[in-house]
Molecule: transfer RNA
Organism: Bacteroidales bacterium
RNA sequence: GCCGGCGUAGCUCAGUGGUAGAGCACAUCCUUGGUAAGGAUGGGGUCAUGAGUUCAACUCUCAUCGCUGGCU
Numbered sequence: 001g002c003c004g005g006c007g008u009a010g011c012u013c014a015g016u017g018g019u020a021g022a023g024c025a026c027a028u029c030c031u032u033g034g035u036a037a038g039g040a041u042g043g044g045g046u047c048a049u050g051a052g053u054u055c056a057a058c059u060c061u062c063a064u065c066g067c068u069g070g071c072u
Base pairs, nucleotide, nucleotide: 001071002070003069004068005067006066007065010024011023012022013021018055026042027041028040029039030038048064049063050062051061052060
């Protein structure tokens, strides 16, 4: 230099056009003599950034940024 993949909650990841979710973690409560385990409830997201297409974009297109793999 060329080609590809990835970027979503604190962490690991789903979600491939029509309400943003799970597990773990965190907070409160129940349970216990007290922990752990278990149970219930809850908080937490400018979906990397900007633009475009569309009635509607996490999702499609383009550019930028970051990480990563391959080729030279």